[in-house]
RNA sequence: CCAUACCAACCGGGGGAGCAGCGGACCCCUGAACCUGAAAUCCGCUAUACGCAGGGGCUCAUUCCCUAUUUGAGGGAGAAACGCCUGCAAGUGAAGCGGUUUUUUCGUGUUGAGAAGCGGGACUUACGCAAUCGGGCAUUCCGAACCAUGUCAGGUGGGGAACCAAGCAGCAUUCAAGAAUUUCCCCGAUGUGCCGUAAGGGCGCCUGCUUUGAGCGAAUGAAUUGAUGUUCGUGCGGGCGGGACUUUCGAUUUUGGGGUGUAUGG
Numbered sequence: 001c002c003a004u005a006c007c008a009a010c011c012g013g014g015g016g017a018g019c020a021g022c023g024g025a026c027c028c029c030u031g032a033a034c035c036u037g038a039a040a041u042c043c044g045c046u047a048u049a050c051g052c053a054g055g056g057g058c059u060c061a062u063u064c065c066c067u068a069u070u071u072g073a074g075g076g077a078g079a080a081a082c083g084c085c086u087g088c089a090a091g092u093g094a095a096g097c098g099g100u101u102u103u104u105u106c107g108u109g110u111u112g113a114g115a116a117g118c119g120g121g122a123c124u125u126a127c128g129c130a131a132u133c134g135g136g137c138a139u140u141c142c143g144a145a146c147c148a149u150g151u152c153a154g155g156u157g158g159g160g161a162a163c164c165a166a167g168c169a170g171c172a173u174u175c176a177a178g179a180a181u182u183u184c185c186c187c188g189a190u191g192u193g194c195c196g197u198a199a200g201g202g203c204g205c206c207u208g209c210u211u212u213g214a215g216c217g218a219a220u221g222a223a224u225u226g227a228u229g230u231u232c233g234u235g236c237g238g239g240c241g242g243g244a245c246u247u248u249c250g251a252u253u254u255u256g257g258g259g260u261g262u263a264u265g266g
Base pairs, nucleotide, nucleotide: 001266002265003264004263005262006261010057011056012030013029014028015027016026020046021045022044023043024042034055035054036053037052064259065258066257067256068255074249075248076247077246078245082241083240084239085238086237087236088235089234093232094231095230097226098225099224100223101222102221104219105218106217107216108215114212115211116210117209118208119207120206121205123200124199125198126197127196128195129193130192131190132189133188134187135186136185138181139180140179141178148173149172150171151170156165157164158163
């Protein structure tokens, strides 16, 4: 060095979650990914922890192992800008609200503005009266196949007879029910009232009288000032979303370097 037989190795790996921790089982990524069995009410282990039990394939290398390098699916951690929700604070930065002064315009006013004083109304409660509505009382009409009343033809029953008894239809009357009227009377109610009485209450509104005697009201622009926390904005916080960016693990992938047997025969 060659041939045969065999052994080690290999027949997947990674992230998350979970665990004191490491694997499996679970979810996900990668993708050439042996078979069977049990596994979250867990299974097997202990830093030599990268499964357990049983079976199979392949055979020392471009395929296994170590190291460096390239690539980088996907996952984990942190996180700026920005958006939304929310707590607190300040109170003008903007809007809105009020006061004062002032500009302009309009209206009103000596046929009396505004103010002050004295009344009334409006307002609330109770009662009364009236109105409207409903009910009652009352009046009239109608009104019963039998189970209402009276009278009861015919017919029926009793009796020797005189006569007696029940009683349908008809007629008359009426109960209940129904219909109508209701001036007056009684009860109740009210989206009712130029109504009355009594009490309360007020100076915001309307109005009368008296005194005084020239302003008063509205809109608008500006200045100044006040209050509120309503809207927006501001400051300090909290939560959720968002992910620039940073970091970490990393399947896969690129290019190098190195390492690893046993027996027999030639």